[in-house]
Molecule: SAM riboswitch aptamer (S box leader)
Organism: Alphaproteobacteria bacterium
């Protein structure tokens, strides 16, 4: 970070300083002077990189894939599904003469976040 791949319905907070916004954007809806956001210290969660083991692949090793375990190190995270919707698809119910409208849930993308690779 204009790229590639993977994951995103689980989980996890205390204190000090500061002092007004914050939840990416827009619209909802929430959090917030009973102190938001940020910084610092400590604690915790998780398992992307990492370590170990088993199985598969292979003539065999390395490597790769899957599964399980560990958590010292590199990251990350500790309100609400990525807080909900936004673009497309198809569905159910209700209102209406109709055109159309409202609500609910599903699938896929886009966008966003994080990791690894690459540049």
């Nucleotide at each position: 970070u204009a790229c590639u791949c993977a994951u995103c319905a689980a989980g996890a907070c205390c204190a000090g300083c500061u002092g007004a916004g914050g939840g990416a954007u827009g619209g909802g809806c929430c959090c917030u002077g009973u102190g938001a956001c940020g910084c610092u210290g400590g604690a915790g969660c998780a398992a992307c990189c990492u370590u170990u083991a088993a199985a598969g692949u292979u003539a065999a090793c390395c490597g790769c894939u899957u599964u399980a375990a560990a958590a010292a190190g590199g990251u990350g995270c500790u309100a609400a599904u990525u807080u909900c919707c936004a673009c497309g698809g198809a569905g159910a119910a209700c209102c209406a003469a109709a055109a159309g409208g409202u609500u609910c849930a599903c699938c896929g993308a886009a966008a966003g976040a994080u990791g690894a690779g690459a540049u």